The RNA shown here (Bacterial RNase P class A) has 380 nucleotides and comes from an Anaerolineae bacterium. Of the family's consensus pairs, 94% are formed in the model. The sequence was found by an Rfam model in a public genome assembly. Its Rfam family is "Bacterial RNase P class A". By type it is a ribozyme. Rfam describes the family as follows. Ribonuclease P (RNase P) is a ubiquitous endoribonuclease, found in archaea, bacteria and eukarya as well as chloroplasts and mitochondria. NCBI's taxonomy places the organism under Bacteria, Bacillati, Chloroflexota, Anaerolineae.
[in-house]
RNA sequence: CAAGUUGGCCGGGCGAUCGCGAUCUUGCGUAAGCAGGGUUGAGGAAAGUCCGCACUCCAUAGAGCAUGGCGCCGGCUAACAGCCGGGCGGGGCGACCCGACGGAAAGUGCAACAGAGAGGCAUAGUGCUGGCGGCUGCUACGCAGUCGCUUAGCGAGGGUGAAACGGCGGUGUAAGAGACCACCGGCAGCGGCAGUAAUGUCGCUGGACAGGCAAACCCCGCCAGGAGCAAGGCCAAGCAGGAUGAAGGGGCUGCUCGUCCCAUUUGACAUCCGGGUAGGCUGCACGAGGGCGUUAGCAAUAACGCUCCCAGAUAGAUGAUCGCCGGGCAAUUGGGCAUCCAACUGCCAACAGAAUGCGGCUUAUAGGCCAACUUGGGAA
Numbered sequence: 001c002a003a004g005u006u007g008g009c010c011g012g013g014c015g016a017u018c019g020c021g022a023u024c025u026u027g028c029g030u031a032a033g034c035a036g037g038g039u040u041g042a043g044g045a046a047a048g049u050c051c052g053c054a055c056u057c058c059a060u061a062g063a064g065c066a067u068g069g070c071g072c073c074g075g076c077u078a079a080c081a082g083c084c085g086g087g088c089g090g091g092g093c094g095a096c097c098c099g100a101c102g103g104a105a106a107g108u109g110c111a112a113c114a115g116a117g118a119g120g121c122a123u124a125g126u127g128c129u130g131g132c133g134g135c136u137g138c139u140a141c142g143c144a145g146u147c148g149c150u151u152a153g154c155g156a157g158g159g160u161g162a163a164a165c166g167g168c169g170g171u172g173u174a175a176g177a178g179a180c181c182a183c184c185g186g187c188a189g190c191g192g193c194a195g196u197a198a199u200g201u202c203g204c205u206g207g208a209c210a211g212g213c214a215a216a217c218c219c220c221g222c223c224a225g226g227a228g229c230a231a232g233g234c235c236a237a238g239c240a241g242g243a244u245g246a247a248g249g250g251g252c253u254g255c256u257c258g259u260c261c262c263a264u265u266u267g268a269c270a271u272c273c274g275g276g277u278a279g280g281c282u283g284c285a286c287g288a289g290g291g292c293g294u295u296a297g298c299a300a301u302a303a304c305g306c307u308c309c310c311a312g313a314u315a316g317a318u319g320a321u322c323g324c325c326g327g328g329c330a331a332u333u334g335g336g337c338a339u340c341c342a343a344c345u346g347c348c349a350a351c352a353g354a355a356u357g358c359g360g361c362u363u364a365u366a367g368g369c370c371a372a373c374u375u376g377g378g379a380a
Stems, first nucleotide, its partner, number of pairs: 001376010012325007020041009043351001047362002050360005055228004067224005072086005087101001088099004102219002107217002109213002126157001127154003130150009166184002169181003185209001187206008232282004241273005248262005289308008327348004332343004
């Protein structure tokens, strides 16, 4: 320098004008309100709503069944399908990455295409061997070659396939075969050693050898009561209802008169009551909280100390325009051995937006920065 791997971070800044939500406050006003001022106002994912919790109600959820989820070991955590460390398996030259990673020697099931046969003490298309028959040759009661038949034997060689029932040497046989034997591999059991464990390694014994799929049913182990902030709690117009009283009540008015309206036992009106709609308040912003540091730990994380207060809208506020500065890309010009620097012009700036809160996972994201490491090349 090039190509990569892993982890972390940023994701515009300042000002002016106009505008919006929340909150505090000043002046004026009886009040409604009007006019100002201060403070504050989205994210790394606020998203998908996929997991796990807090919280709330129903309830008392103890047990079983069903259903769903999870599944190597140790640790962390409020908890988790999360995170950290390790083991095993797979991939990569490597840094490193990926893995729902219990059981297929309980049972059932599945396997496209190709192939004779796809799991059955499997399979005969090619093939090897035996038997019978024909033909040909010869050194001729036989042997050899070749062709055909076979309800015969074979699982070695070839062929198909992702996958065809260990490898290798021998014994054996008509030909063969774990049919039998030795060794190797693998498997099961037992034991020693190392490790908290998963596991690794070594030894002994065993029987001839055991295919794949459980994100197919299933078996084993563990976990889960249900519904969710539209949870839940409080206040409460209007209309309707109930109880008691009731012959008057109300408008025009300061009072009287007058007049109008409603009513007079099918009850106007007054008082009280319960439920509760609209609507309002609450839940709802001090929290498994943020920042910095120290200590323990490989780490996730925990403890302690200091410090900070940090959105609460409800049809849903958090915006728009302009100026200056900054960032990136491309072209041109100038400088420089080169990385690059300067000037000027043009273009670009994403994904997306709280709605009870928190911890994760996943997905989207213009552009940029930092650190460690790997491989290859070059120079000293």